The RNA shown here (c-di-GMP-I-GGC riboswitch aptamer) has 87 nucleotides and comes from a Chloroflexota bacterium. Model confidence (mean pLDDT): 88 of 100.

């Protein structure tokens, strides 16, 4: 230094509740704690979730190689960072 995660200060915050902002899908702020060594940043490529929706159709509760969000605590990638037992 790298892989690695033992300790030990710290940190982050899921369900849920309240308030608040969106049609929503979720955002924020408080409260609470399942979990986290990148549960720090990035929507870049999959998923997934959401609203509109073109076309088919007798009918749309279906719905595109569509549009425009949403999630980084799905899962890669890319970038950046604390501590230092054992290996």
């Nucleotide at each position: 230094a790298a892989u690695c995660g033992a300790a030990a200060g710290g940190g982050c915050a899921a369900a849920c509740c309240c308030a608040u902002c969106g049609u929503g899908a979720g955002g924020u702020g408080g409260g609470g704690g399942c979990g986290c060594a990148a549960a720090g940043u990035u929507a870049u490529g999959g998923g997934u979730c959401u609203g509109c929706a073109a076309g088919u159709g007798a009918a749309a509760c279906a719905g595109a190689c569509g549009c425009a969000g949403a999630u980084c605590g799905c899962c890669a990638g890319a970038c950046u960072g604390c501590c230092g037992a054992a290996a």